[in-house]
Molecule: small-subunit ribosomal RNA
Organism: Calditrichia bacterium
RNA sequence: AGAGUUUGAUCCUGGCUCAGGAUGAACGCUCGCGGCGGGCCUAACACAUGCAAGUCGAGGGGCAGCAGCACUCUUCGCAAGAAGAGUGGCUGGCGACCGGCGAACGGGUGAGUAACGCGUAGGUAACCUACCCCUAGGUAGGGGAUAGCUCGGGGAAACCUGAGGUAAUACCCUAUAAUGUUCCUAAAAGGCAUCUUUUAGGAACCAAAGGUUUUUCCGCCUAGGGAUGGGCCUGCGUCCCAUCAGGUAGUUGGUAGGGUAACGGCCUACCAAGCCUACGACGGGUAGCCGGCCUGAGAGGGUGGUCGGCCACACGGGCACUGAGACACGGGCCCGACUCCUACGGGAGGCAGCAGUGGGGAAUAUUGCGCAAUGGGCGAAAGCCUGACGCAGCCACGCCGCGUGGGGGAUGAAGGCCUUCGGGUCGUAAACCCCUUUUGUUGGGAACGAAACCUCCGGACUUGUCCGGAGCUGACGGUACCCAACGAAUAAGCCCCGGCUAACUACGUGCCAGCAGCCGCGGUAAUACGUAGGGGGCUAGCGUUAUCCGGAAUCACUGGGCUUAAAGGGUCCGUAGGCGGUGCGAUAAGUCAGAGGUGAAAUUCUACGGCUUAACCGUAGAACUGCCUUUGAUACUGUCGCACUUGAGUCCAGUCGAGGCGGGCGGAAUUCGGCAUGUAGCGGUGAAAUGCGUAGAUAUGCCGAGGAACACCGAUUGCGAAGGCAGCUCGCUAGACUGGUACUGACGCUGAGGGACGAAAGCGUGGGGAGCAAACAGGAUUAGAUACCCUGGUAGUCCACGCCGUAAACGAUGGGCACUCGCUCUCGGCGACAUACUGUCGGGGGCUAAGCGAAAGCAUUAAGUGCCCCGCCUGGGGAGUACGUCGGCAACGAUGAAACUCAAAGGAAUUGACGGGGGCCCGCACAAGCGGAGGAACAUGUGGUUUAAUUCGAUGAUACGCGAGGAACCUUACCUGGGCUUAAAUGCCGGACCCUUCGGGGUAGGAGACCGAAAGGCUCCGUACCGGCAAGGUGCUGCAUGGCUGUCGUCAGCUCGUGCCGUGAGGUGUCGGGUUAAGUCCCAUAACGAGCGCAACCCCUAUCCUUAGUUGCCAGCGGUUCGGCCGGGCACUCUAAGGAGACUGCCGCCGUAAGGCGUGAGGAAGGAGGGGAUGACGUCAAGUCAGCACGGCCUUUAUGUCCAGGGCUACACACAUGUUACAAUGCACGGUACAGAGGGUUGCCACCGGGUGACCGGGAGCUAAUCCCGAAAGCCGUGCCCAGUUCGGAUUGGAGUCUGCAACUCGACUCCAUGAAGCCGGAUUCGCUAGUAAUCGCGCAUCAGCAACGGCGCGGUGAAUACGUUCCCGGGCCUUGUACACACCGCCCGUCAAGCCAUGGGAGCCGGUGGCGCCUGAAGUCCGUAACC
Repeated sequence: AGAGUUUGAUCCUGGCUCAGGAUGAACGCUCGCGGCGGGCCUAACACAUGCAAGUCGAGGGGCAGCAGCACUCUUCGCAAGAAGAGUGGCUGGCGACCGGCGAACGGGUGAGUAACGCGUAGGUAACCUACCCCUAGGUAGGGGAUAGCUCGGGGAAACCUGAGGUAAUACCCUAUAAUGUUCCUAAAAGGCAUCUUUUAGGAACCAAAGGUUUUUCCGCCUAGGGAUGGGCCUGCGUCCCAUCAGGUAGUUGGUAGGGUAACGGCCUACCAAGCCUACGACGGGUAGCCGGCCUGAGAGGGUGGUCGGCCACACGGGCACUGAGACACGGGCCCGACUCCUACGGGAGGCAGCAGUGGGGAAUAUUGCGCAAUGGGCGAAAGCCUGACGCAGCCACGCCGCGUGGGGGAUGAAGGCCUUCGGGUCGUAAACCCCUUUUGUUGGGAACGAAACCUCCGGACUUGUCCGGAGCUGACGGUACCCAACGAAUAAGCCCCGGCUAACUACGUGCCAGCAGCCGCGGUAAUACGUAGGGGGCUAGCGUUAUCCGGAAUCACUGGGCUUAAAGGGUCCGUAGGCGGUGCGAUAAGUCAGAGGUGAAAUUCUACGGCUUAACCGUAGAACUGCCUUUGAUACUGUCGCACUUGAGUCCAGUCGAGGCGGGCGGAAUUCGGCAUGUAGCGGUGAAAUGCGUAGAUAUGCCGAGGAACACCGAUUGCGAAGGCAGCUCGCUAGACUGGUACUGACGCUGAGGGACGAAAGCGUGGGGAGCAAACAGGAUUAGAUACCCUGGUAGUCCACGCCGUAAACGAUGGGCACUCGCUCUCGGCGACAUACUGUCGGGGGCUAAGCGAAAGCAUUAAGUGCCCCGCCUGGGGAGUACGUCGGCAACGAUGAAACUCAAAGGAAUUGACGGGGGCCCGCACAAGCGGAGGAACAUGUGGUUUAAUUCGAUGAUACGCGAGGAACCUUACCUGGGCUUAAAUGCCGGACCCUUCGGGGUAGGAGACCGAAAGGCUCCGUACCGGCAAGGUGCUGCAUGGCUGUCGUCAGCUCGUGCCGUGAGGUGUCGGGUUAAGUCCCAUAACGAGCGCAACCCCUAUCCUUAGUUGCCAGCGGUUCGGCCGGGCACUCUAAGGAGACUGCCGCCGUAAGGCGUGAGGAAGGAGGGGAUGACGUCAAGUCAGCACGGCCUUUAUGUCCAGGGCUACACACAUGUUACAAUGCACGGUACAGAGGGUUGCCACCGGGUGACCGGGAGCUAAUCCCGAAAGCCGUGCCCAGUUCGGAUUGGAGUCUGCAACUCGACUCCAUGAAGCCGGAUUCGCUAGUAAUCGCGCAUCAGCAACGGCGCGGUGAAUACGUUCCCGGGCCUUGUACACACCGCCCGUCAAGCCAUGGGAGCCGGUGGCGCCUGAAGUCCGUAACC
C1' cells in the first nucleotide's frame, strides 16, 4: 500500500466482497507448564441455606449464660481435700436493655434517566458540614421520668398490654453568658444589582456531662477560624425521527406569605399575560455519563466490560421519620404483585452484598482460607467486627514466557505416495552413535511480604508525646526459590493448498454427493467435492460464527460530486439567513501572542528501575491538542463614525422587437345553405371497400352564413424570466439596448420557508362549434388486428370566468461577479453625411487555442480559472409505490419509506456481428434461354418398420449411387450354434525329449474348426511341444488428440515491424478519388515498408520451329498377290523432348496516371486465349478412434480367437440420387462411314468351326505407337402412321450360357413366351454462358463373376440466351443504428399451474400505552381544635 467482481475487449461511474486490527466472547477439533489479568453481555427473573455492621462495661441500671472467689448445705474421706446443689454481682467479664458513635462509608447493579444527569469552566454577597486541627471562653445548681427487671393479662405465633419499682454522658428546669442569633441607631470600608464586611452603642433570646484513674487523660458546652465533604445556580458540549410543527395553566412574570441549610413558581393567595419554538420547542424512539478503550496516517468512527470519578436504583409504587448527613440495599409506614408460616383469628419476607440454587441462554466460576497485610467502624486500650480486602480453587477467556530435545548420521533402509518405470518424494526425517536435563518424578533445604500497635528496657525534653533497642504476629504455605538423583525420558495440534492468497499430485465421484467470503466449482481425466501422499500457514493453540473500526475519498471538515453515469428546483419576485466596493478614524467581539489557573489518579508515550525475561508493576518526565482569567498586538473579519464613486439605481435623447392586455378591421381557404350549369359517377387506397350520388352528387359559376387559423414576407431572424409569442390597425402597458454622464451614494448578490407566473391534456359554469378529432361505429389488412390505412364521428380544440400545477417545463447544463488565444457569420445601436471599410457596446450562431473532461465533447453564451449563495445526489429492483400529512370539485399533485431481492444496474468509447438502414460492387444469384427433377417402372442409398441379426459410421446447405474403386462363402465388424485359452501372427529366453510328432501321401468320426489313431522315419536344418516375457479387442470417448477431409471460397481478403494518434480497448497503414478478375495497379495521404493470400513461375491444350524417326505417307520414285504390303524416304500427319510466340508491345481516341475503348493493324491465338494443379488468417468443439496413428477408460476360458450356417439383399411405407420411358427430330430392320483415351500373358484374343444367342471348340499374333479389344449418334434405304401402339419395357413362366468349392436364401448374361405402370408430370425445384448445355457411344479402376443404370476418364455431333441488377440467395468494401457478443436461430416483455418466502389488505378479536375529564382514595406531611394524656 491494495485486490477480486459488470465487458468480446476498454476507460469511467458504482455497489458488493476480501486481505488488517480488536473482543467480558461463544462454538468445533486439540491441549504439557508457569506468570499476570479477566470471567451472567440474557431474566433489574425468582430465590433454599450460611455469612456480608457493629462496637463501647472507661456513659448506665444491672446480671440470664461462662469463669473465679466467698459463704451455706449434701455426699465421699481419718484429714488435707474432692464432687454436687444453693446463696452472694464480690471479681473477670457480659446476653438482653437504656445511652453514645457508626450504620448515609465500604460492597452491588444499569432498570430508569436525552436531564444541569454527565463532562468542562465558573458562581454561591443564596448555603450546610458529625468525627479531625487551631484559637478563646465555659463546664454552677436542681428536678421528674422511663426501658431492662418483678408481678399479672391476651395471643398458635409475631407480639401486645396493665400494674409496680429503678439508673445514666437519656430527658427537663433554673443560673451565668457574647465575640452568637434577631431587631434598632451611627460611622467607615469594600463590592457585582439585590448588597456585604467591620467598628461603636442599645434591646431581647439561647449553653453544658460526665467517666476513668489518682492524677492525668478522655469527654461535654459556646463562639471564631481551618480542613474535608456536600447542596444549589450558570456558560458551553452531549443520539435518532420534521411522515412529531406548534407547545404551555403554576404555565411566564410580579406582590405578599409559607417552606428550606440555602436562592427559586419549590408551595399558596392575589395581579398581569406572558413564556418556549425551524439555531428544532412539543411529541416519539433509543441510551446511565465521563476518564478511557478499540480502530484510524490523521480528522474521524465505534464503544463505555474490568480499574477510577459522577449519577441513578435496591421486589413495583408512594411517603415521611431519625440524623451533621438519607427520603436510607441488609431502617420504618402504606398500597400492589409474589413467596412462606398459621391453631384461619392473624403474621413473616425482599441476594442488583459474598458464595450458592432454579430459570433464561450460544455463554460466564467455590455454598473455599484468612483478618497475617492494606483499608474501614467502635473503643483510652487490649481488642471486637469487616464475603471491603488479602489469598487460594475452577475455565487456553485474553496477554506474556517456557518446553515437547541438541549434534552427528546415506545402503538416501523399510514403508507410503507419484512415475515417462529410468526414477522422484516423504528425507537427515527415522534407525543408529554421542550429548544435554529446562519441564517432569523422587529426596532435601527454604523465603521476601512484618513493621507497627502492644509489652519491656534506654534516651530527649514543656512528664505528655517523641526517638532508639529487644520481644510478639503469615491466610497464602513447606508455596516461590535453591540443591541432588533419574532419564529423551512426561508433552502437537489446527486450518488451508482454483484466483484474490503462501501451498499440487493421485484415486474416488459424475450438475450426484457436496463446496462456497466474492468471482464461482461438480454433467467421466475436478490442483475448487471426498480420501490419500506431498506442500503452505500458525502453534498450546488453530479454525468458525458474531460485533466494531479500517480498507470506504462509499456522507468527502481534512477529502466527493450533479450535460450524457445517481444528482440543477419549470420560471421569476422576495422574507429570514449567508456573503459583500474604496479611503480615514475609533473599538478590540472574532483572530494572534505572552503570562496565570485548571485540565484528578490510572491509561497512552519517553527514560530509568523491580520480578531469571516478558506480560505485569514502580519512580520521574512528557502529554492531556480543552476551558477560564489576565496583559498585549490590530493586518484581516466584525461593530460604530466620517467621507468617496467604479458596483447598483435615477435622469435626458434616440433605437428595436411575433413582449403583454383590450377594441376594431381584412382577405384566402375549408364546410354548410340557396340558385344556376351539367351528368354518372364521385371519393378513397398498395389494392379495395364502407361512404356520397339519377330524390341529380363530384365538377363549375354566382350569392349567402358561420367558425377557426393567419399563405407569401419568413430567416440558420427577433422578443420574453420561464411557459411562450406571427394578418392589419388603434389604445393601454412592460422591457432591453445605444449615446450623454446631470443626480443618489454600496442603496449590492443569492435566497431556506413564502408569494406570483406556469405548454398540453383535464375539471366546473355559461357561450360557441367551420375544420380537425380521443372515445365510438363501419370498411379494409391480418392467423387474429380492440392497431397502423380508409369512410364517418362525440367530447375536446375556440371565447368568458374559476380550478388544476404537471412535462424529454431540455442547453437533459441554477443565479451573480471577475479573469483567460483567435477566426468567421449575423441582429440592434453609436463614432456629423456614406451603400464601402474599420472601431466599439449589447444580443444570436459556427469553427478553434490553452485548459478541462471517462470519453463524447465544452471552449469569452465554458463543461476553463476563482469567489459568493441556493437546490440536489450517494448501487439496481421494490417505487415515485405504501402509510401518514398538506393541497385539489375530481382527476390527481406535493412530501415520501420499509420488508424482501440481485452482483450487478449504469456512462462513454472500441472491435465485430446483425438490420424488413444507406452507398458502391461481384457470382448461372435473379432475369433471358436450353435441358432436367418433383408424377411412372426399375436400380442404388437413406429414414422408418421388421428381425435372432437385418454390423457400424455419415444427418440442412457441407448426410442420403456417401465410407463401398465390386457383401453368394471370404470380405464381415452382426446373429445362431459349436470349439480354443500364451491364444490367429511375430520375436526372444529357458526347459524337456532326443527322434515321438509336422514337411510328402493316405484313412476313419464329424457340417467344419477340431479331436484322435496308425504306418514310415539315417543325419542336418527349420518348425512344432511345455514354461516364461511381451498379447489381442472394428469395445467407449472425433467433446482428450495427430493426420487427413468437407464448407464458407478461387471469395479478396488476413496480418506484422517501425513510426504516428488515443489514458485505454484500439486506430492509422488496409481509409479517400480512380482502376482491376483481384488489397490488381495509379494518384492522394502520418505513414513507410514487409509477410501470408491475388497474379506469375508448373501441367494439358490451340500455332510454328528445331532435334529424333521399326507409327505415318505415297507427298515424289520403284515393286505389288494391291493391304504402306515391300524397297526407299523422313517432307507432311503424328509421337516426345527442347524452343518460339501475346507484352495493351504498335496505331487512334479518352484519361494526370493506372487503365479503358476500337467489327483497328499484325497474328494460330489477343487484352488473364481455353482447361488443370494450386485453397491465406480463420469459422462450423463440422467429419473420421471403422483406413492409420495416439492419451485415457473398459474387457481378458472373453468385448479375444477359430468354424459352419444365417444376416448386411427383410418391406405397409417415406425421402434422396439415378436409369429407362411415355414416342414420329421417333422406333424397328438392312446397308455404310469417322474417334480419342485406355487395357491386355492364370490376359487381350484376330481368324476358322458349332449354336437363334449368351457362349463353346479349335487356333495365329502380342509382355504390345508393332498383335488384340474397338464406336454410337450420323449417312443411305425399308417398314411403322398416333394406336397404351412395331412406343415402353417392368413383372412372371420356361429353356439355357458363364464364373465360381458352391448361384436356395442372394450373380450376371442369352433365347422363347409374358407384356405392367407410364401419353411429359401439383406446389416446388436443379444444372448450364461455348466446343459449354444437350445428345451419342467408347475405355478404365475394383473384380473369379457381378447386382455398374454408379464413379472416373475419352472423344463424336453440337445449340439457345444474358434487356438489365428492382427483387430472391451467397459474398466483398465504406458508412449508420444497436439494450446483440454461445453475436438476430441474438436479446427480451407480459400473463399463467403448484409450492414456498417477505410485505400489504382483511368481518374482526386480544393485549400494551399516552392525553383529558370524572369517581373512590392508603400511608404521610402541614394546619386547625380551649380535643385526649